A computed fold for a 1532-nucleotide RNA from a Brevinematales bacterium, annotated as small-subunit ribosomal RNA. Rfam family: Bacterial small subunit ribosomal RNA. Rfam links the family to the GO terms structural constituent of ribosome and ribosome.
[in-house]
RNA sequence: ACGGAGGGUUUGAUUCUGGCUCAGAGCGAACGCUGGCGGCGUGUCUUAGGCAUGCAAGUCGAUCGGCAGCGCAGCCGUAGCAAUACGGUGGGCGGCGAGAGGCGGACGGGUGAGUAACAUACAGGAAUCUACCCUAAGGACGGGGAUAGCCAUGGGAAACUGUGGGUAAUACCCGAUGAUAUUGGAAGAUCAAAGGGAGCCUUUAAAGCUCUGCCUUAGGAUGAGCCUGUAUCCCAUCAGGUAGUUGGUAGGGUAAAGGCCUACCAAGCCGAAGACGGGUAGCUGGUCUGAGAGGAUGGUCAGCCACAAGGGGACUGUGACACGGCCCCUACUCCUACGGGAGGCAGCAGCCAAGAAUUUUCCGCAAUGGGCGAAAGCCUGACGGAGCGACGCCGCGUGAGGGAAGAAGGUCUUCGGAUUGUAAACCUCUUUUCUCAGGGAAGAAUAAGGUGUGGAGGUAAUGCCACAUUGAUGACGGUACCUGAGGAAUAAGCCCCGGCUAAUUACGUGCCAGCAGCCGCGGUAAUACGUAAGGGGCUAGCGUUGCUCGGAAUCACUGGGCGUAAAGGGCGUGUAGGCGGUUAUACAAGUUGAAUGUAAAAUUCCGUAGCUCAACUACGGGUAUGCAUUUAAAACUGUAUAACUUGAGUCUGGUAGAGGGUGAUGGAAUUCCCGGUGUAGCGGUGAAAUGCGUAGAUAUCGGGAGGAACACCGAAGGCGAAGGCAGUCAUCUAUACUAAGACUGACGCUGAGGCGCGAAAGCAUGGGGAUCAAACAGGAUUAGAUACCCUGGUAGUCCAUGCUGUAAACGAUGUGCACUAGGAGUUGGGGUUUUCCUUGGCUCCGUAGCAAACGCGAUAAGUGCACCGCCUGGGGAGUACGGCCGCAAGGUUGAAACUCAAAGAAAUUGACGGGGGCCCGCACAAGCAGUGGAGUAUGUGGUUUAAUUCGAUGAUAAACGAAGAACCUUACCAGGGCUUGACAUGCACUGGGCGGAGGGUGAAAGCUCUCUUUCCCGCAAGGGACUGGUGCACAGGUGCUGCAUGGCUGUCGUCAGCUCGUGCCGUGAGGUGUUGGGUUAAGUCCCGCAACGAGCGCAACCCCUAUUCAUAGUUGCCACCCUGUAAGGGGGGAACUCUAUGGAGACUGCCGGCGAUAAGUCGGAGGAAGGAGGGGAUGACGUCAAGUCAUCAUGGCCUUUAUGUCCUGGGCCACACACAUACUACAAUGGUCGUUACAGAGGGAAGCGAAGCCGCGAGGUGGAGCAAAUCCCAGAAAGGCGACCUCAAUACGGAUUGCAGUCUGCAACUCGACUGCAUGAAACCGGAAUUGCUAGUAAUCGCAGGUCAGCCAAACUGCGGUGAAUACGUUCUCGGGCCUUGUACACACCGCCCGUCACACCACCCGAGUUGGUUUCUCCUAAAGCCAAUAACCUUAACCGCGAGGGGAGGUUUGGUUAAGGAGGGGUUAGUAAGGGGGGUGAAGUCGUAACAAGGUAGCCGUACCGGAAGGUGCGGCUGGAUCACCUCCUU
Repeated sequence: ACGGAGGGUUUGAUUCUGGCUCAGAGCGAACGCUGGCGGCGUGUCUUAGGCAUGCAAGUCGAUCGGCAGCGCAGCCGUAGCAAUACGGUGGGCGGCGAGAGGCGGACGGGUGAGUAACAUACAGGAAUCUACCCUAAGGACGGGGAUAGCCAUGGGAAACUGUGGGUAAUACCCGAUGAUAUUGGAAGAUCAAAGGGAGCCUUUAAAGCUCUGCCUUAGGAUGAGCCUGUAUCCCAUCAGGUAGUUGGUAGGGUAAAGGCCUACCAAGCCGAAGACGGGUAGCUGGUCUGAGAGGAUGGUCAGCCACAAGGGGACUGUGACACGGCCCCUACUCCUACGGGAGGCAGCAGCCAAGAAUUUUCCGCAAUGGGCGAAAGCCUGACGGAGCGACGCCGCGUGAGGGAAGAAGGUCUUCGGAUUGUAAACCUCUUUUCUCAGGGAAGAAUAAGGUGUGGAGGUAAUGCCACAUUGAUGACGGUACCUGAGGAAUAAGCCCCGGCUAAUUACGUGCCAGCAGCCGCGGUAAUACGUAAGGGGCUAGCGUUGCUCGGAAUCACUGGGCGUAAAGGGCGUGUAGGCGGUUAUACAAGUUGAAUGUAAAAUUCCGUAGCUCAACUACGGGUAUGCAUUUAAAACUGUAUAACUUGAGUCUGGUAGAGGGUGAUGGAAUUCCCGGUGUAGCGGUGAAAUGCGUAGAUAUCGGGAGGAACACCGAAGGCGAAGGCAGUCAUCUAUACUAAGACUGACGCUGAGGCGCGAAAGCAUGGGGAUCAAACAGGAUUAGAUACCCUGGUAGUCCAUGCUGUAAACGAUGUGCACUAGGAGUUGGGGUUUUCCUUGGCUCCGUAGCAAACGCGAUAAGUGCACCGCCUGGGGAGUACGGCCGCAAGGUUGAAACUCAAAGAAAUUGACGGGGGCCCGCACAAGCAGUGGAGUAUGUGGUUUAAUUCGAUGAUAAACGAAGAACCUUACCAGGGCUUGACAUGCACUGGGCGGAGGGUGAAAGCUCUCUUUCCCGCAAGGGACUGGUGCACAGGUGCUGCAUGGCUGUCGUCAGCUCGUGCCGUGAGGUGUUGGGUUAAGUCCCGCAACGAGCGCAACCCCUAUUCAUAGUUGCCACCCUGUAAGGGGGGAACUCUAUGGAGACUGCCGGCGAUAAGUCGGAGGAAGGAGGGGAUGACGUCAAGUCAUCAUGGCCUUUAUGUCCUGGGCCACACACAUACUACAAUGGUCGUUACAGAGGGAAGCGAAGCCGCGAGGUGGAGCAAAUCCCAGAAAGGCGACCUCAAUACGGAUUGCAGUCUGCAACUCGACUGCAUGAAACCGGAAUUGCUAGUAAUCGCAGGUCAGCCAAACUGCGGUGAAUACGUUCUCGGGCCUUGUACACACCGCCCGUCACACCACCCGAGUUGGUUUCUCCUAAAGCCAAUAACCUUAACCGCGAGGGGAGGUUUGGUUAAGGAGGGGUUAGUAAGGGGGGUGAAGUCGUAACAAGGUAGCCGUACCGGAAGGUGCGGCUGGAUCACCUCCUU
């Protein structure tokens, strides 16, 4: 070297699948808030848009003619005695503008438009060039003609330019010479140059020496050109492309190979391993991320390429088709005298525009590097520096120590306190930073230059080399750094605090305002919005946005899947391809080892070092997993060869079969036709109707026609590749299996494309047409019924030929091979080991294993191999566009925008089902009595009202809160009053009363006035009690929220359930226990059982009642005895009744049957009572945000001269109506009258109230008795006995109304009860519907009580009297319990959910067209340039010629090529468009109810037709259908 974390979100919960999202790192960034310093980096990612201004490439006089400008000699002139001054002249000199010439402007610098290969990266190659540089060899001879500058003279506004004259060269030309050069077979031919420049010496010159330059050749180095291999993005909705195209021959061309170009010949070449086309893009070293493999990226730095306003072209040159060169076309900008010209920041700065966004018109050549030069030197926006920007990285600071009265202030508070917080103040200290002052670098010297000495070659000098010495030069910058002085002095923000995710409270707001990365917060108590306080995180930054990688094993090489989650092609055959049995030999392509070369540097990594550290930088090492070459090995793969038999196949004998094709043929049935018999119906349904039938149907018999399908056998059966295949026979044909051998010798497996087959429906043509039957018609059903049901009925169903090519074409499971426990059935073979073995199929159970689970399990979904197909969130959508196929219907291939945070699988617990099973309940049934109809009462709704106070609203509100509204109650309304208050406590001040009596006003409350007047302690002062007033705290509220709560209550339900611990099972939610077989009223008990126990419920314990005993005996009782009768009245009794205490008794204890011998149950005995004897109290876990803030309590909010409180009057009692609950009735089982019995349980002192008297009566009077087993209320009533009524709205019924009264009470008008007389309504048993009750019950009869002055009580709560009927039974209704099943429900069926229509918004498709971009083809025209030709014409120094002239060259002209341009036709792409189409989303809309349960017609798939819509129907298919029955098989 070195390294791997997950979380949130689908559900009631779970596991899985699967997407979305977060935490990390990074950036050439931008935006918001904030901002002290320094170092090092970095900075137009957008318009390859346009650019003002300045600068960015010059240099050489040691190449040349020269001398415009500057300077100096010299010379001349003037002045001066002179020095000197001034003027002129002056290439002689220093130098040098312009020019000729050389070298350089092909480097350096910029940008990334184009480019998917002409590029790039890596590795190679041969047919090449290479200025300057290096090495070596040789040469450097003789001539010639021009030309710029310049002068003269023209044109033009300018740019620029014409003509004439004359001049130089290291400019140009010719000749000579010429090798190891080129060419040629050879002979031969061909090709150079500048002896220039400088210096030294000598000097008139010339020569010489040195250096440098020049020419030729060879080699090197460097650089460049070309070729090859490999690698290099997306789209196949781009599948065929290509005529110079592919190759050859010959030629041309190039520095060089080559169709690079031309002619001819051949017809090739590329392509599914992706040609051609389209889109996008500079490539690389590297950078970011990542554990890695990968993914993304290519800014700065470095290498390569391409480009230089857009396009084309060449020239020069070693090198360019040239960023700051040229020519042409185009666009744009500028100048112009309108004739014509000029320009190219993608160099450095800078400007405008664009944009979210990116800097100074700075300093310097001091360093490094480059060009020129001999050099000095000049040039250098390369570069070195500085400036601006928190843009990034790194470092430092904003102080340190002490300091509790835990200050003040803030915030919260349970009011105690907590927190901010040692934080501050205050004390002590330090000085990085800062300010001022002083000092002050390295980068720079082995370079340049000067001087000296030495060395080598043959001397000297110059020169060269070496040494010594001397020695100028700094942009940054007076910067870094150091020192001194001063003084805490100059310096903190940003984000977050619901979970993920570290960190919480208060207030405000009230589904508003807003937040949000995902889940999601906000509808009055928001830890989620806003603010504050506090806290958390990071820190000169912090957040947000954008983008990349990661997490994401979510494209899976490392490292995924496809039965049901997305995903196996409908099936076969077979091409390419992939893979391939055994043995041997050879080779060495793959493979493996070694070596060599290369993989630039920088970067990353390690080590060391330099800046105070770090960032940064330097040096060394390592890495670069690659490629190439050489070499070695030979196991495996491969190739070749030779063999083998086990894979595969062939042959022989058998066997089975709805395998396929064709042709015959058979009977039953349906329908139709004919005839006979026969008569009124038939048919059809849940019930009907349409339909058929007296013109004779249906029924029945006989005969005939025709088409289609083949009962029984028949099966979990058989065959086939799949689709599929069924009467019988014949024929043709394919396959499988089996037995035993023989033969071939890997011939095999899979299979992209291709080809073939392929249910039903459908299409075409022609037949056929019996049945059935889309469409259609009619009848029903229904709210409707384009359906389900019925009657008809056409395509079609059948045949032939052709097409279509899809299905839930399913085992939702690709094909082949091998391996891995068993058991059972069935089908086809074989075996003389035959209840057995073996083999090929088809089924079931099951081990290991697998699987999310369900399940699979030798016919795998196990374990492996080979090959193919397919998947990657839901919707949009199998849709659109395009292609292909089809006659059409349509099929196949197959997206995107947009939208959601899910969609989904399996299993769990519930709930639900117009699913199933078992069971219970006055649930039904069987009965009895009612309600619903009438009148009245009461409650509610509604309406009304000033108010009709409030609450309760299916069951579970409505004679309920209210066990009692005339005032009060009272909460409501109107009016009149009070304001520390009607009520409580405390404080301060003040008064002395309080109380009592009286007056005024008033409706009262209240307001107000008068009179009288304290007590206790204490000597007193004073204090206290009580009380009035004033002022503070506070009181008060039946005001709101029961959805903030406590408590209490209703309901399911007195239903039998609800749970826990431990164990066990399951990944888990969960299950087991608690299910099962019996039984019970009961999860009651028994048995069984991976459960064993336990808790809350059930039962029991408690009360009343039924029997009895003991005890007790007044106020109760009276059998016996006495007395007395009006009377248990008095003695007396203690037996009985009763009272009220305590016991007993009942437990399936006994017997028998049934049952498992259990639990228990049935019957019986005994018993007062029998299986819980009857009744009550007692209400599990929970459900309904059930009810109650108005019983009470209580959080929060609201109110405070009022929403508090007092008073008077009114209201709660209203009245068209609707509902609920009761009472009274409708009569004769009754009513009325008379008479006459028998209870229980209660109540009684502001009470019950007797007797007596009065009153028709209510009642009055009266006041005995009684705080009660004593007295009173108190007459029980129905009943019994008698009488009348006699079926009538009546002698039933009693409402209503009138009159007269009584009682309570301050007060009976609104608004009491009762009494008497009179009045005498509806109602004649109640529609749909509905309630209660199973025995002392229903029904019926009265009595009492509470509340209460009285009472609207007919209510409620109790009490007793009389006292039934019925229950076959569990099919149905309702409710409930248990088990099971289905589910798309979980707010749990009052659930969920589909489609049309209407409205709004969004993206998309089509669209008459229209406007652009891009590309291609054809044609026209064609600049510059290049190439070729060029008779004539024009021009022309070098060569030849004495010359004329010739040769050559240039121009001109023509042709070819060609940019741009024009016209036309295509392709493609983008924008836009009337109108059309579907899709998505949206809080409530409309219509239906298709799906989920058997979803009420099981659903779904394909297809066809039809319909507002979901959808319906036909045909074929599937189970991913419930339920019941049967059959078969399996397990035990």